The prediction has a mean pLDDT of 85. A computed fold for a 251-nucleotide part of an RNA from Parcubacteria group bacterium ADurb.Bin326, annotated as large-subunit ribosomal RNA, domain VI. Its Rfam family is "Bacterial large subunit ribosomal RNA". Its family is annotated with structural constituent of ribosome and ribosome in the Gene Ontology. Taxonomically the source falls in Bacteria candidate phyla (Bacteria).
Context: one part of a larger RNA
RNA sequence: CGCAGAAAUUUGAGAAGGCCAUUUCCUAGUACGAGAGGACCGGAAAUGACGAACCUCUAGUGUGUCAGCUGUCCUGCCAAGGGCACCGCUGGGUAGCUACGUUCGGUUAAGAUAAACGCUGAAAGCAUCUAAGCGUGAAGCUGUCUUCAAGAUAAGAUUUCAAAAUCCCCUUCGAGACGAGGAGGUUGAUAGGCUGCAGGUGUAAGCGUAGCAAUACGUUCAGCCGAGCAGUACUAAUGGAUUUGUUUGAU
Numbered sequence: 001c002g003c004a005g006a007a008a009u010u011u012g013a014g015a016a017g018g019c020c021a022u023u024u025c026c027u028a029g030u031a032c033g034a035g036a037g038g039a040c041c042g043g044a045a046a047u048g049a050c051g052a053a054c055c056u057c058u059a060g061u062g063u064g065u066c067a068g069c070u071g072u073c074c075u076g077c078c079a080a081g082g083g084c085a086c087c088g089c090u091g092g093g094u095a096g097c098u099a100c101g102u103u104c105g106g107u108u109a110a111g112a113u114a115a116a117c118g119c120u121g122a123a124a125g126c127a128u129c130u131a132a133g134c135g136u137g138a139a140g141c142u143g144u145c146u147u148c149a150a151g152a153u154a155a156g157a158u159u160u161c162a163a164a165a166u167c168c169c170c171u172u173c174g175a176g177a178c179g180a181g182g183a184g185g186u187u188g189a190u191a192g193g194c195u196g197c198a199g200g201u202g203u204a205a206g207c208g209u210a211g212c213a214a215u216a217c218g219u220u221c222a223g224c225c226g227a228g229c230a231g232u233a234c235u236a237a238u239g240g241a242u243u244u245g246u247u248u249g250a251u
Base pairs, nucleotide, nucleotide: 001151005161006160007159008158009157010156014148015147016146017145020048021047022046023045024044025043026042032037050105051104052103053102054101058099059098060097061096065092066091067090068089069088070085071084072083073082074081075080110142111141116136117135118134119133165242166241167240168239169185170184171183172182173181190236191235192234193232194231195230196229197228199225200224201223206219207218208217209216210215
């Protein structure tokens, strides 16, 4: 831009993917075989690789989290802190993101067939699966399963609406390179803040007690805390633009 209004829901021409493999057990030490050995068919259970989703568990990361520790500079000093030193080093770690973790998947009809095996059957009084005709038959083909899909220009369908809707702008997100998509814009829980909870760290500072002191104990399962879950309008979501179509009336 098109599909000659808009929004929502869809059909599926077509396209892509997947449909994997192994082991063990039962049938059965059966059929078969002198023995050695050792099945078809059918059934069951595991495992591997591959793929998808997810973060309850396990594990990793977690540079705006907590604690411990060293050197140095600074806050006048003590104490307590801040800066820098690879995130200064070390020990942990929420959310998120991950795998080494968890869950799930490869199932099943049906149809037409390949090789192959057949039925009937002439040419060719016989024979012959083939020449006419009719069957069986594969992890393969169509289809079943998953995803995309009306630019399928043959541009489909249904429902609702016709100031309907859409867009800019703003608060934003489990969405995202940007567009796009989702949740919201005071008739409001969209983000931040605050409160509570979960979770992490591990018992703050100050004061008191004991000790000459280092230090220990008490107050204190404290204090602090990013992303998590709720609640709460305290802060910020102020505002703005618009065509086409239908109907009626007037000129």